[in-house]
RNA sequence: AACGUGCUCCGGGGUCGGUGAGAAUCCGAACCGGCGGUGACAGUCCGCGAACCCCUCCGCAUCACGCGGUGGGGCCGAUCCGGUGGAAUUCCGGGACCGACGGUGAUGCGACGGGAAUCCGUCGCUAGUCCGGAUAGGAGGCAGCACGGA
Numbered sequence: 001a002a003c004g005u006g007c008u009c010c011g012g013g014g015u016c017g018g019u020g021a022g023a024a025u026c027c028g029a030a031c032c033g034g035c036g037g038u039g040a041c042a043g044u045c046c047g048c049g050a051a052c053c054c055c056u057c058c059g060c061a062u063c064a065c066g067c068g069g070u071g072g073g074g075c076c077g078a079u080c081c082g083g084u085g086g087a088a089u090u091c092c093g094g095g096a097c098c099g100a101c102g103g104u105g106a107u108g109c110g111a112c113g114g115g116a117a118u119c120c121g122u123c124g125c126u127a128g129u130c131c132g133g134a135u136a137g138g139a140g141g142c143a144g145c146a147c148g149g150a
Stems, first nucleotide, its partner, number of pairs: 003148006009141002015029004030129002032099002034048004043097002052074004057069004079095005101132003108125007
């Protein structure tokens, strides 16, 4: 020094316009991209994390529903073409695509009903960028400190 143990710190981004009585949700355009790996830089390759669902055990609460945590399981989106090169689904050029859960919401879409008709009523659906759980958690970090370590 590698490495090990403990602690500390760090650890997710993004909006304008149009229509309208009403929309950061519709329409148009714009914009965003966690962590590790991979022969060279990745939202779309390989894997991981968060979220969501189920089980488990522990604690709290209890009439009951629950709340917090441990461990295990499930679920888990999306890329092609050309170029350069020894090597790139990672770079360059071009064209695409994707985005947890809960809330809010038609002027859009669908169903039903009404009307002679422009239309009207009821119900349902619709947010990567808004609000919330979250001042949380987190993959991890070639960040720091202490101790061990030839």